[in-house]
Context: one part of a larger RNA
RNA sequence: CUCUUGUUAAGGAACUCGGCAAAUUGCCACCGUAACUUCGGGAGAAGGUGGGCCCUCGUUAGGUGAAAUUCUUCGCGAAUCGAGCCGAAGGGGGUUGCAGAGAAUAGGCCCAGGCGACUGUUUACUAAAAACACAGGACUCUGCAAAGUCAACAAAACGACGUAUAGGGUCUGACGCCUGCCCGGUGCUGGAAGGUUAAAGGGAGGGGUUAUCCCGACUUGUCGGGAGAAGCUCUGAACUGAAGCCCCAGUGAACGGCGGCCGUAACUAUAACGGUCCUAAGGUAGCGAAAUUCCUUGUCGGGUAAGUUCCGACCUGCACGAAUGGCGUAACGAUCUGGGCGCUGUCUUGACAUGAGACUCA
Numbered sequence: 001c002u003c004u005u006g007u008u009a010a011g012g013a014a015c016u017c018g019g020c021a022a023a024u025u026g027c028c029a030c031c032g033u034a035a036c037u038u039c040g041g042g043a044g045a046a047g048g049u050g051g052g053c054c055c056u057c058g059u060u061a062g063g064u065g066a067a068a069u070u071c072u073u074c075g076c077g078a079a080u081c082g083a084g085c086c087g088a089a090g091g092g093g094g095u096u097g098c099a100g101a102g103a104a105u106a107g108g109c110c111c112a113g114g115c116g117a118c119u120g121u122u123u124a125c126u127a128a129a130a131a132c133a134c135a136g137g138a139c140u141c142u143g144c145a146a147a148g149u150c151a152a153c154a155a156a157a158c159g160a161c162g163u164a165u166a167g168g169g170u171c172u173g174a175c176g177c178c179u180g181c182c183c184g185g186u187g188c189u190g191g192a193a194g195g196u197u198a199a200a201g202g203g204a205g206g207g208g209u210u211a212u213c214c215c216g217a218c219u220u221g222u223c224g225g226g227a228g229a230a231g232c233u234c235u236g237a238a239c240u241g242a243a244g245c246c247c248c249a250g251u252g253a254a255c256g257g258c259g260g261c262c263g264u265a266a267c268u269a270u271a272a273c274g275g276u277c278c279u280a281a282g283g284u285a286g287c288g289a290a291a292u293u294c295c296u297u298g299u300c301g302g303g304u305a306a307g308u309u310c311c312g313a314c315c316u317g318c319a320c321g322a323a324u325g326g327c328g329u330a331a332c333g334a335u336c337u338g339g340g341c342g343c344u345g346u347c348u349u350g351a352c353a354u355g356a357g358a359c360u361c362a
Stems, first nucleotide, its partner, number of pairs: 001357003005353004010348002014346001019343001027051005036041001038174001052095006062086003068080004096100001108341007115333002120132002136172007148158002175328004180258003185255002187251005194246003200240002205235005212227007259277005286320001287317001298314005
């Protein structure tokens, strides 16, 4: 010097991103306990007082219940009496130490706010949370050989020895008050008149091949050219032709979306009001510098001597907003944020001690 464990004058968070760490509190009995609340809670709220030993009330209350006696249906039965033993809690008095839950083990508390209702679950080995789940809510599919899942096809199996108060999928997430407008685009559902349209059907027509015929040439059986039936073969128009798409409707707790400019009131300012353009429709209630606000440490108020954080307001919402849920909310949380009391070596600012190292020597 490093680590471990302890003590520390005066102060008491001045430390620090932040009371991180440490300290405080801690048991039992009694007294006493607020806002708020879903009336259950909150609550061990908070905050106080007492606690040893001896004597006495006192052979205490209470418990246990021997022996004996009586009854007896004779039983391990019943009743009376109550010896002996165990033994609180409390009243009064006394005594003692610095200290009586004498050591050890054993909640610090309060106020306000964000998020998530809650208990629970999670990144085995850097994240425990506001993430996941959840009860509850809603939409949608499925009539049973169910939908859905597994499986290349299949058999089989699950769903389920269940049957729409059932099962699958998706979203939201207790509870309370609520959940506005838009169906133009995309999706889904329904519709079938018309348009388009596959395979397939259909076969107008066209091409190839050539039995045969015609013409020409000559070395009379060959060559060249032309036409060309049937068959075979290669193609192939019109026309018929389902779903789908186009089309017509519906549908938002389906994917999603929810405007701009200008003017106007007898101070000024502002605009209940008016005009105009665009749109499918122009953001309703509630909330709002927010886990969302760039400008921004917005402005005002509170708390502080002093507050980029915090709380309450305002609304100019860059870029909140209603089950991708909106706003509240008691209880709950090893959650996050701000403040206070208590407490302390976190600090002013160090010091000392214990144990183990480092270091030196052997």
The part of an RNA shown here (large-subunit ribosomal RNA, domain IV) has 362 nucleotides and comes from a Syntrophobacteria bacterium. Rfam family: Bacterial large subunit ribosomal RNA. Gene Ontology terms of the family: structural constituent of ribosome and ribosome. The RNAcentral record of the full RNA draws on ENA. NCBI's taxonomy places the organism under Bacteria, Pseudomonadati, Thermodesulfobacteriota, Syntrophobacteria. Its mean pLDDT, the model's own confidence on a scale to 100, is 86.